[in-house]
Molecule: transfer RNA
Organism: Chaetoceros neogracilis
RNA sequence: GGGGAUUAGCUCAGCUGGCUAGAGCACUUGCCUUGCACGCAAGGGGUCAUCGGUUCGACUCCGAUAUCCUCC
Repeated sequence: GGGGAUUAGCUCAGCUGGCUAGAGCACUUGCCUUGCACGCAAGGGGUCAUCGGUUCGACUCCGAUAUCCUCC
């Protein structure tokens, strides 16, 4: 220098711009059990890496920066 990634505590979807941002696991509560686990039901948790721009509207497009991975 080229390419890729950054979204919940963890692993990741969502990207042809538009509904209130989602899944699994984890966590909390209740049911179940003598108790635990499993199972079932409900719930909490997000500055979508940061800043700026475009737009009526940005996780999504553009630029810069930061961190990580990879190639030269």